[in-house]
RNA sequence: CUCAUCGAGACCGGCUGAGGGAAAGGCCCUUAGACGCCGGGGCAACCGUCGGAUAUCCGAAAUGGUGCCAACUCCUGCGGCCCGGAAAUCAAUUCCGGCCGAUAGAUGAG
Numbered sequence: 001c002u003c004a005u006c007g008a009g010a011c012c013g014g015c016u017g018a019g020g021g022a023a024a025g026g027c028c029c030u031u032a033g034a035c036g037c038c039g040g041g042g043c044a045a046c047c048g049u050c051g052g053a054u055a056u057c058c059g060a061a062a063u064g065g066u067g068c069c070a071a072c073u074c075c076u077g078c079g080g081c082c083c084g085g086a087a088a089u090c091a092a093u094u095c096c097g098g099c100c101g102a103u104a105g106a107u108g109a110g
Base pairs, nucleotide, nucleotide: 001110002109003108004107005106006105011040012039013038014037015036019029020028021027024076025075026074041069042068043067046065047064049060050059051058052057073104078101079100080099082098083097084096085095086094087093
């Protein structure tokens, strides 16, 4: 850089000691010890293995390579010939919500 996935799931103990959740705005976690490190345990099924299919899919297992074990990627920001609602007499405009798509991020493979 490219492709795929991202609303499920998963703890105990020891050490340390003040921040952490990527960034921004929120909102959360945290001296009743978070985050991090170590040991053990677990979850899952991207690569790999086995079987079936062969337009690249389905299934099985979980030894191997990764990954993960607070909150939907914690939520949002940006966009829309879209839908609904509110302000507004109509229209225009603005705001809120929903849906969709991006941006950014994480993981795997190349």